[in-house]
């Protein structure tokens, strides 16, 4: 150096142009339960890597960076 995958709550993930002021599991906080703790139940918290482009309209598509993974000489 060239090729290819990938990037969302603190972790894991869901999403496939408009139903998205992004859902779920876990954790982390209130609170109910309970002599107390767990266990159960409710709720709160929290997230699209950056920049541009197409579109009416982008977490979704395109391009370039950035950062990780893989292959090759």
């Nucleotide at each position: 150096g060239c090729c290819c995958c990938c990037a969302u709550c603190g972790u894991c993930u869901a999403g496939a142009g408009g139903c998205c002021u992004a859902g779920g599991a876990c954790a982390a906080c209130g609170g109910c339960c309970u002599u107390u703790c767990a266990c159960g139940c409710c709720g709160u918290c929290a997230a699209c890597a950056u920049g541009g482009a197409u579109u009416c309209g982008a977490a979704u598509u395109c391009c370039a960076u950035u950062g990780g993974g893989g292959g090759u000489g």
This is a predicted structure of a 73-nucleotide RNA (transfer RNA) from a Dehalococcoidales bacterium. Its mean pLDDT, the model's own confidence on a scale to 100, is 83. Rfam family: tRNA.